[in-house]
RNA sequence: UGCAGAGUAAAUUUGUGUGCGUUAAGUGUCGUGCGAACGGGGAGUUGUCGUACGAACGAAAAGUAUUCUUGCGGUACACGAAUUGCAUCCCGCUGUA
Numbered sequence: 001u002g003c004a005g006a007g008u009a010a011a012u013u014u015g016u017g018u019g020c021g022u023u024a025a026g027u028g029u030c031g032u033g034c035g036a037a038c039g040g041g042g043a044g045u046u047g048u049c050g051u052a053c054g055a056a057c058g059a060a061a062a063g064u065a066u067u068c069u070u071g072c073g074g075u076a077c078a079c080g081a082a083u084u085g086c087a088u089c090c091c092g093c094u095g096u097a
Stems, first nucleotide, its partner, number of pairs: 001097005010084010020073003029055008040091004061070003
C1' cells in the first nucleotide's frame, strides 16, 4: 500500500406475563417546533427515534355478567426468542499479500 473480515446503539416480527381502553384514550397518517441516539475514536444527513402543539381520519363487542369471564385494539410496559443492523465519510482493529 492492496484485498478480505469482525464488532454497536437500535429497529422489526413473535411468545409469555401484568396493565389500559372498549362511555374511544391509545395506535396509525400529515404539518410545525424542540430534543436524542447512531460499531473502538472523530464527523454526521434530506434517514431513525422521542416529545409538544395543530389537522384530517377512525374501531367489536358478547355472555351464564354489579366487581366476573371470553373477545376486540396497527393499545402500554417487562422479560425471552428470531431476523435485520455502523445512511455516509475518515481513522483505528483482525487476517492476508
Molecule: THF (Tetrahydrofolate) riboswitch aptamer